[in-house]
Molecule: FMN riboswitch aptamer (RFN element)
Organism: Arthrobacter sp. Br18
RNA sequence: UACGUGCUCCGGGGUCGGUGUAAUUCCGAACCGGCGGUUAUAGUCCGCGACCCGACGGCAGCCGCGCAUCCCGCGCGGCAGCCGUCGGUUGAGCCGGUGGAAUUCCGGGACCGACAGUUAAAGUCUGGAUGAGAGAAGCACGAA
Numbered sequence: 001u002a003c004g005u006g007c008u009c010c011g012g013g014g015u016c017g018g019u020g021u022a023a024u025u026c027c028g029a030a031c032c033g034g035c036g037g038u039u040a041u042a043g044u045c046c047g048c049g050a051c052c053c054g055a056c057g058g059c060a061g062c063c064g065c066g067c068a069u070c071c072c073g074c075g076c077g078g079c080a081g082c083c084g085u086c087g088g089u090u091g092a093g094c095c096g097g098u099g100g101a102a103u104u105c106c107g108g109g110a111c112c113g114a115c116a117g118u119u120a121a122a123g124u125c126u127g128g129a130u131g132a133g134a135g136a137a138g139c140a141c142g143a144a
Stems, first nucleotide, its partner, number of pairs: 001143001003142006010135001015029004030124002032113002034048004043111002052088008061079007094108004115127003
């Protein structure tokens, strides 16, 4: 310390009231915003992660049928599980100002938010999740 290998650790936030038999889901007013990049700081720009779908490969399990049957078993079909790789899908922003530079700062007015569950419809409740992960930091060894 621009590099390699291994290990350790960190790595998601957010509600009150009203109505009602029943709603943190409706109504009113609030609150929240992963990671990397970007000549200037981003929920909305570019990309990534997770969730969801598919294909291929690997691992191992259950059921049915047939063969064999001394043992080890073999083949076909079906079901679902785990891991890896690749692909698909995946929401939302404008105007003005400052400035060399900002859809990122300031001002104004907006918009978006997976799936399942719930005695009433969910970004905020419960759940998969004490999970996973983009990535951040540190240590050791090596190398330059």